Model confidence (mean pLDDT): 82 of 100. This is a predicted structure of a 542-nucleotide part of an RNA (small-subunit ribosomal RNA, 5' domain) from a metagenome. RNAcentral holds the full RNA, with entries from SILVA.

Context: one part of a larger RNA
RNA sequence: GAACGAACGCUGGCGGCGUGCUUAAGCCAUGCAAGUCGCACGUAAGGGCCAACGCAAGGCGGCCUGAAAGUGGCGAACUGGUGAGUAACACGUGGGCAAUCUGCCCGGAAGCGGGGAAUAACCCUCCCAACGGGGGGCUAAUACCGCAUACCCUCGGAAUCUCGCAUGAGGAACCGAGGAAAGAGGGGGACCGCAAGGCCUCUCACUUCCGGAUGAGCCCGCGCCCCAUUAGCUAGUUGGUAGGGUAACGGCCUACCAAGGCUUCGAUGGGUAGCCGGCCUGAGAGGGUGUCCGGCCACACUGGGACUGAGAUACGGCCCAGACUCCUACGGGAGGCAGCAGGCGGGAAUAUUGGGCAAUGGACGAAAGUCUGACCCAGCGACGCCGCGUGAGGGAAGAAGCUCUUCGGAGUGUAAACCUCUAACGGAUAGGGACGAACAGCCGGGCGAUUAAUACUCGUUCGGCCUGACGGUACCUGUUACGAAGCUCCGGCUAACUCCGUGCCAGCAGCCGCGGUAAGACGGGGGGAGCUAGCGUUGUUC
Repeated sequence: GAACGAACGCUGGCGGCGUGCUUAAGCCAUGCAAGUCGCACGUAAGGGCCAACGCAAGGCGGCCUGAAAGUGGCGAACUGGUGAGUAACACGUGGGCAAUCUGCCCGGAAGCGGGGAAUAACCCUCCCAACGGGGGGCUAAUACCGCAUACCCUCGGAAUCUCGCAUGAGGAACCGAGGAAAGAGGGGGACCGCAAGGCCUCUCACUUCCGGAUGAGCCCGCGCCCCAUUAGCUAGUUGGUAGGGUAACGGCCUACCAAGGCUUCGAUGGGUAGCCGGCCUGAGAGGGUGUCCGGCCACACUGGGACUGAGAUACGGCCCAGACUCCUACGGGAGGCAGCAGGCGGGAAUAUUGGGCAAUGGACGAAAGUCUGACCCAGCGACGCCGCGUGAGGGAAGAAGCUCUUCGGAGUGUAAACCUCUAACGGAUAGGGACGAACAGCCGGGCGAUUAAUACUCGUUCGGCCUGACGGUACCUGUUACGAAGCUCCGGCUAACUCCGUGCCAGCAGCCGCGGUAAGACGGGGGGAGCUAGCGUUGUUC
C1' cells in the first nucleotide's frame, strides 16, 4: 500500500447492488418448511333437487354435489442446512469396468387371456389416564395370489461364426426347464343384447425385452498440511484354493493352506484440517485462504442396526441402547431447528416469529389446480462496493466575533449577511404510472393428425378473455432552498504552526523519541493539512 463474513470509538442525508453466528455440531417455546391424485377403489358427514305419501313438519327411496378419514399409486433419496468427523481414491485431474445398476424420460419389438382368496375404511364390541390396542362381521381396486401364452429374457445342452489389451467378449440353427400384465377416462355408425354392456376407436396407464439418455457404484496413475523431541508397523495381517455375499470386482465375509505385506523415496503414531472451481496479495514466481456463488464429500441429539424402495448419511421414516427435555392416573408414553423465522446461552460480534406462489424451478395430476420458509420480494445493520446530495452566480482592500501582534496591523475571508437563480439528492405537495406476463386455461375461426366417423381427442395457427407479492414502488410532469458534515492528523518518517496552560508532573508514542519554566511532540484556543458519509483504532493475510 492492498484486502476483510470483521469488531470497537466518534459521526451519520439518500439510493442501487451485494452481504450478515467466523464463538456453543450448545439447548430450544411457538408457527410454518412434502405433498398430491376422485381420470386406481369402496364409502361417509354435509349441501341441493325430485317422486309416491302427508294438512304441514317431514320424507324409506332416486339423482347431483361433496371431499374429512381409509385402501392404492407416485413423490417423500430432490430441494434446503451445517462442517462435527475425515490426511482418505475424501477431493482434484486423467483413465478403466470384457466386473456393474439405473424409477420417471426417449427410440424400437412383442403383448395385455382367464380365474381366485383376502383386507382397511364401515358396523358391533372390549381394554387403556394417554399414546394406542384386541375380538367379531361386511366390502372394492391399477392392492394381493395361482393358471395360460412367450416376440423376448434367464438357466442347462449344442453344429458353428466373428472379435479382443490378459482373464475373455459378442452372435447362432436346434433341444430342454423356468419367467409377464390392470385397468381408467372420452366418443360412436352397423351388428349382438331387455338393459348394463359387448364391439369399434382415441388418450393415459400396465407387462416383457433390446437400445439410448440421465444418474449412480467400483478400480487405477498422478497431485494433496505439520512433528523423527513418533522408527519400526501388521494376524484377515499378505497371498492362494473352495465357497458365501453383492447390481458388480475384491480378504468384502467364512473354512483350509502357505508366510507373507508395509517402511528413512518417512511406514506406524501424534497434531491440525472438509476438498476443489475460486478468492486475497504480488510485476511475476510465490505466499495466504476456502465466507458468499458453483461442483464433490461427510453429517442430521450421541452410538449401533436393518426395513422399504429404481435409488437411503433415509435431517422433518423405523428399531435398539445412551444423555437430556416434557406429559403421566406411576402402569407407561412423547421429542430431536446443522430447514425458515424466533428464544435462551456463549461472544468483540452477525438480521424479521414479514409478503407472495406473480415469475423461475420442483412434487403430484389428463387437466383445472394443489403444495412448495426452494425461490421471488420486502424489513433490519454505513458490514462492503458504487452513485448522488448537503446548492449555483454575484457580494468589501474586507462587517461583527475570535486568534495573533513589533499595537502599525495581520488572519479567519467571498467566508457570512444581502441580492439573483436553479430543482441535479431527499422530502412535502398536485397529478400520471410501469417492465418483469407469457405460457397454461377458456371462447371463436382456419389447417393438419387419428379414425368406420364430418364424434371424441391431439398438434399447429389467428383473434379475444384471464393472471403481479414487490406496489401506487421504480419512473415521468408541475410547485417548493423545507432537510443534510464529520473524523483524523499538523517533531522527523509525512502534507500541515502559532499562543496559552503544565513543568520528567499530567501525559503522548507505529519507530526514532517528546515532557525537569518560553514544549511546533502533553492539554486547550486560533489557524492549517488529509480523507469525506464517513474518518480513525484494533485484529488478520500478502